Glycine riboswitch aptamer from Tranquillimonas rosea, 90 nucleotides, folded computationally. The prediction has a mean pLDDT of 75. NCBI's taxonomy places the organism under Bacteria, Pseudomonadati, Pseudomonadota, Alphaproteobacteria, Tranquillimonas. The sequence was found by an Rfam model in a public genome assembly.
RNA sequence: GGAACGACGACGGGAGAAUCCGGGUCCUGCCCGGUGCCGAAGGAGCAACCGCCCCGGUAAACUCUCAGGCCAAAGGACCGCCGUCGGCAC
Numbered sequence: 001g002g003a004a005c006g007a008c009g010a011c012g013g014g015a016g017a018a019u020c021c022g023g024g025u026c027c028u029g030c031c032c033g034g035u036g037c038c039g040a041a042g043g044a045g046c047a048a049c050c051g052c053c054c055c056g057g058u059a060a061a062c063u064c065u066c067a068g069g070c071c072a073a074a075g076g077a078c079c080g081c082c083g084u085c086g087g088c089a090c
Base pairs, nucleotide, nucleotide: 001090005086006085007084008083009082011080012079013078018035020034021033022032023031024030025029036070037069038068042066043064044063045062049057050056051055
């Protein structure tokens, strides 16, 4: 100096499912309760495999739906691109 890779930031893209029911209120909305539903913030679970065994470790866009969400907006895993920083090898 420095590809891959990682973190952060800017920009662009980015799905699903109720503008449901009842009540309250200071009524563009918010709060409480109920029913139905969604998976792509976050969280949890495990197959192969690994550790001699008990038992433990362990992934996801899979599973669960705790949390979150179900007009729009916002949020949004993830993807693209750029910048900054780190960066084994070389």